Predicted 3D model of a 1447-nucleotide RNA (small-subunit ribosomal RNA) from an uncultured bacterium. Its mean pLDDT, the model's own confidence on a scale to 100, is 82. RNAcentral holds the sequence, with entries from ENA, Greengenes and SILVA. Its Rfam family is "Bacterial small subunit ribosomal RNA".

[in-house]
RNA sequence: GAUGAACGCUGGCGGCACGCAUAACACAUGCAAGUAGAGCGAACGAGGGAGGCGGAAGUUUUCGGACGGAAGGCUCCUAAGUUAGCGGCGGACGGGUGAGUAACAGGUGGGUAACCUGGCCUAUACAGGGGGAUAACGUAUAGAAAUGUACGCCAAUACCGCAUAAGCCUACGCUAUCGCAUGAUGAAGUAGGAAAGCGUUAGUGGUAUAGGAUGGGCCGCGACUGAUAGCUAGUUGGAGGGUAGAGCCACCAAGGCGACGAUCAGUAGCCGGUCUGAGAGGAUGGACGGCCACAUUGGGACUGAGACACGGCCCAGACUCCUACGGGAGGCAGCAGUGGGGAAUAUUGCACAAUGGGGGAAACCCUGAUGCAGCGAUGCCGCGUGAAGGAAGAAGGUUUUCGGAUUGUAAACUUCUAUCAGCAAGGAAGAAAAAGGACAGUACUUGAGUAAGCAGCCCCGGCUAACUACGUGCCAGCAGCCGCGGUAAUACGUAGGGGGCGAGCGUUAUCCGGAAUUACUGGGUGUAAAGGGUGCGUAGGCGGCACUUUAAGUCAGUUGUGAAACCCACAGGCUCAACUUGUGGCUUGCAAUUGAAACUGGAGAGCUAGAGUGCAGGAGAGGAAAGCGGAAUUCCUAGUGUAGCGGUGAAAUGCGUAGAUAUUAGGAAGAACACCGGUGGCGAAGGCGGCUUUCUGGACUGCAACUGACGCUGAGGCACGAAAGCGUGGGGAGCAAACAGGAUUAGAUACCCUGGUAGUCCACGCCGUAAACGAUGAAUGCUAGGUGUUGGCGCUUAGAGCGUCGGUGCCGAAGUUAACGCAAUAAGCAUUCCACCUGGGGAGUACGACCGCAAGGUUGAAACUCAAAGGAAUUGACGGGGCCCCGCACAAGCGGUGGAGCAUGUGGUUUAAUUCGAAGCAACGCGAAGAACCUUACCAAGUCUUGACAUCCCUCUGAAUUAUGUAGAAAUAUGUAAGCUUUUCGGAGCAGAGGAGACAGGUGAUGCAUGGUUGUCGUCAGCUCGUGUCGUGAGAUGUUGGGUUAAGUCCCGCAACGAGCGCAACCCUUAUAUUUAGUAGCCAGCGCGUAAUGGUGGGCACUCUAGAUAGACUGCCGUGGAGAACACGGAGGAAGGUGGGGAUGACGUCAAAUCAUCAUGCCCCUUAUGACUUGGGCUACACACGUGCUACAAUGGCUGUCACAAAGAGAGGCGAAGCAGGAAUGUGGAGCGAAGCUCAAAAAGGCAGUCCCAGUUCGGAUUGUAGUCUGCAACUCGACUACAUGAAGAUGGAAUCGCUAGUAAUCGCAGAUCAGCAUGCUGCGGUGAAUACGUUCCCGGGGCUUGUACACACCGCCCGUCAAACCAUGGGAGUUUGGAGCACCCGAAGCCAGUGGCCCAACCGAAAGGGGGGAGCUGUCGAAGGUGAGCCAGAUGACUGGGGUUA
Repeated sequence: GAUGAACGCUGGCGGCACGCAUAACACAUGCAAGUAGAGCGAACGAGGGAGGCGGAAGUUUUCGGACGGAAGGCUCCUAAGUUAGCGGCGGACGGGUGAGUAACAGGUGGGUAACCUGGCCUAUACAGGGGGAUAACGUAUAGAAAUGUACGCCAAUACCGCAUAAGCCUACGCUAUCGCAUGAUGAAGUAGGAAAGCGUUAGUGGUAUAGGAUGGGCCGCGACUGAUAGCUAGUUGGAGGGUAGAGCCACCAAGGCGACGAUCAGUAGCCGGUCUGAGAGGAUGGACGGCCACAUUGGGACUGAGACACGGCCCAGACUCCUACGGGAGGCAGCAGUGGGGAAUAUUGCACAAUGGGGGAAACCCUGAUGCAGCGAUGCCGCGUGAAGGAAGAAGGUUUUCGGAUUGUAAACUUCUAUCAGCAAGGAAGAAAAAGGACAGUACUUGAGUAAGCAGCCCCGGCUAACUACGUGCCAGCAGCCGCGGUAAUACGUAGGGGGCGAGCGUUAUCCGGAAUUACUGGGUGUAAAGGGUGCGUAGGCGGCACUUUAAGUCAGUUGUGAAACCCACAGGCUCAACUUGUGGCUUGCAAUUGAAACUGGAGAGCUAGAGUGCAGGAGAGGAAAGCGGAAUUCCUAGUGUAGCGGUGAAAUGCGUAGAUAUUAGGAAGAACACCGGUGGCGAAGGCGGCUUUCUGGACUGCAACUGACGCUGAGGCACGAAAGCGUGGGGAGCAAACAGGAUUAGAUACCCUGGUAGUCCACGCCGUAAACGAUGAAUGCUAGGUGUUGGCGCUUAGAGCGUCGGUGCCGAAGUUAACGCAAUAAGCAUUCCACCUGGGGAGUACGACCGCAAGGUUGAAACUCAAAGGAAUUGACGGGGCCCCGCACAAGCGGUGGAGCAUGUGGUUUAAUUCGAAGCAACGCGAAGAACCUUACCAAGUCUUGACAUCCCUCUGAAUUAUGUAGAAAUAUGUAAGCUUUUCGGAGCAGAGGAGACAGGUGAUGCAUGGUUGUCGUCAGCUCGUGUCGUGAGAUGUUGGGUUAAGUCCCGCAACGAGCGCAACCCUUAUAUUUAGUAGCCAGCGCGUAAUGGUGGGCACUCUAGAUAGACUGCCGUGGAGAACACGGAGGAAGGUGGGGAUGACGUCAAAUCAUCAUGCCCCUUAUGACUUGGGCUACACACGUGCUACAAUGGCUGUCACAAAGAGAGGCGAAGCAGGAAUGUGGAGCGAAGCUCAAAAAGGCAGUCCCAGUUCGGAUUGUAGUCUGCAACUCGACUACAUGAAGAUGGAAUCGCUAGUAAUCGCAGAUCAGCAUGCUGCGGUGAAUACGUUCCCGGGGCUUGUACACACCGCCCGUCAAACCAUGGGAGUUUGGAGCACCCGAAGCCAGUGGCCCAACCGAAAGGGGGGAGCUGUCGAAGGUGAGCCAGAUGACUGGGGUUA
């Protein structure tokens, strides 16, 4: 884009189309094929006429009647007309359906010298004279009916002879011309062959012949799917018979079809066309048109011009109906309609007015063909549901950052119009002269009048136009693909808004396109799927140079055909359009004919460049057979010799004192051939390796004598074909599946070791596969070079030179490739032929077939399932990959932890609560620089509800605050006393109380919504950018390389050149010096003073303090290095190569940590998850772990005595001296806001003394008692003191931590927090080592490189069994259903044939009889049916096999 559609929601009008796709299932009812009396007999017959009955109304009446003559019967004549029957024409058309059919069914084009054709048209000619029946009808009769039967009567355009006619037909013979065969045409001869009348006229019908037209029969060509291949017996041909002809029948022969797809199976009506597509194609065949087939299923013929016949016949089967049970009737795939089936498809309508058809002379009749109407948004087309104005941008809705935005000129409102629908009036054409209109009071026209009666559907994450809110919370749901949903969903549901289309819109189904994704146009096969393992060769395909010819292919012209409709263009008609009419084009095809001759093909005759032969050479693990050889291994024998050998990572099994291994000599056996040996050689591939001989294949080079295209490829076919394996027979040294033992291991049916059988070897025969690989089919030609090597040849200056042919390698240009790569040995450019591929899995599986002894091989699916599988390259990450480098990473050392006790943190457990967080390194003396209350977030109990805290409003009060009562555990409740400012006196400020609501509040959740901050890799040396260049691209280059460094630090080189963040430096501190300054610091010199002390005058020299400056830069020298960077050594210097230390942390990683520092989105709570109070808890304790302290002692403990620091802190503070106490401490209150005073004693250390190796004079836990201090308060739960007590512990398993110099170790001091509480933390100084060979290993990191199936990135990915569920499928004892064919039996109807002993009007005959015909019977064939053996397909089946999916 499309549809004969359906479904969901919705639905105003009209026009034109279309409407059982399924059950070719079954059908009630009505209708759909009749007509003609001008063919015929008969019957009826309105009306008319005649006759004879009859006797009404009326008139008249003497009432007796008379006249009158109607209606109505009866008879005869006539007659429009009606009709069953005989006869004619039509029921073979029209209408329906698509079951069957893979076929001369259909399409197309021809042939028909191989044929037919009613009615119609044209032409010619004719129609004379006879005959015998029969239906209807009548009578009788059978039956329920349908339907008959017997006898009798009569007619024809019914039937049958005879005559006449032929140019026609048949038969027989003769002849001329022509043809591709049978034959055709023409002329003449013999024999036979026809008819119908009707009508007043006009005319109409009949017969024969010829022609035409129409319709049909027969043939060539192309044409669905399956290859898991052979088929055929009237089958193929011949010549006879027969037919309209082909078919067909008997006879003779043995053929015919088939990989160019027979047979069989499946599916299917075919075409014009339709849909799609740029086209080529692909799909399709509903409506309309042409053809075919069918008519309940199967078979059959009759009639006829035509049928094997939809509304005819016969038979058989199934079904339905009627029945008196004997027997009969029926066929909607005609139009309506019914049931059924189905997702689904209409009225039991009107009319023959038109167009056509049948019959008829005609009038006319018939016509469910047809024309119309009805139903259905089923489709296409058209119209409408209003138009213009209208901003207070109304209300309402939605949203919001609360300002607004949007719905939105939309509405309201004003003006206008009236298409459609409704009402009223008029009213067609459609019918060529009259009449005749179903549609239809329709189309159309006009009038009045109202904005009134008329909008939905889908979508809004991307593809794809269109976004927000709420709800939900991997639920509910969506989904075409990707995918969305786990608490901020533009993806679910709803709403608002928007987008699209619009009387429709979506969905589903199907087809084409996109899809170059079956590739003719127009693809591929080294690695993505894909080259056969290799050759030979058949069919086939393709084929060198030049000439002549031909004209099959090819090309050109012309002609015929290619129906109409459709399509395209231009016009016309419905108001437009859809629709429809006309004209032209198109119809790409087929055929005929006339030409052309380049190319392909055919024929002929040539050539030598392809191919082959010949001659001459050399090379080679080419093949087969036979023989020979040495080294080695093993075994045997003998000698020597003694205790081990062997084997491994280490061992053991094994061998050995019965003498091994080792060694010497001799012998045996089998297998393989070291060195040469080489990206060397040969072979088609597999493959081939000692030497010699014999036989033998191929290639190469040179020459150019010969043949003359003999060539290439190659489906099937044939042959070869590693290893393993199989069969038979040998052989068997070594090696070695299986197997055994020993090890390894969690296990070890393995890797390792010791043994060891098939096998490996030979002969013969199978197998027929390999990563049979160059993952690259064969052949030919062409397309830069360079450099090896191998086998020949030529030239040569004899050279390592030049050239050439064949092979084999490497590197590379163009070109090619997705890239990698290939590149004269192509994966380049071309040609020819073969093979193969078409997403992954299922699966190279199943079934079938073939091959095989088996193993198995070849060929080779489907169901089902997934949205990928795969290739090449890129960047990372990773590797029990490689190379280089670094780090207290290892090593070398020192000291620890892990064992003990205690402190502290964590886990666990417990609890009313033991608040929360932190979790490998990078949580665990962490948040916490300090939990008795507070803190505090937890628990229990008691309380409050605009709140403990903020802003706003109203009312009241005057406070706030302080002191003091009562109740209570306190919060709280309730009292007493004291107690504001300003003013224009209204009030205002401030504070408290009360009230209403907005709100407060939350250490409630989410660190996976966030900001900020932090940790970590890591102070590791990296991380990037611009421009350029390379690459299709991701990306690369730079940043790699050679050196060097602590460093991407620097140098050199380089398609790169530069730059940024990092490194370094700049900053602080420390080490040296100078200078400035000199108090609260200092005191050398000069004074004073003291028992003594910078105590004092004085001075700043020194120390010190704190400002400025200098100093260090590989600057200098030497060596190395590349004349570099730099390294090493040296000088000088306080300091030397970054002098030491600190601050400083690139791009990023870990959804790392923190919502409990803070901030914050969203969610949640709101008399509670908020707030207040008391008490408790965070301090629990079987246990486990981390971090520490103290120790285990003599390098020590204890006692005494004597020294030497730095850096800090101090006013709610530090607190001196003195005094008290044994001590904690108390008392005291000098000094100091601090270079001044105080904390403050430094300790280790020195010097003395003591202890003497012990659980101790070590160690100090635990416990008891008594105290001190802080504080409202030390019970849970503080620190300290004294006395007493005196536990474990004697240097610590596996394992593990820190440290490279003023470092480790060791010693003390201070500070923050803090009322009090320090073994923690942060700082400070004192004393002060050992070791580093080195980078193999462990850990971490950096660079380059390599592999990768990883990318959540190795804590990755991922394989198989087992267990469970579900699904499809193979096998399966079988069971069952269907189909096609075969064989046999039975054999209806019927055609044909035969037939006697039956029957018969026409003709012949005097008759008998004949001719001819019929019934019957028989036979061949023959449907349905029956039986049988097989085949094919489906369903099902206990059990069983594998497969797929599932967390």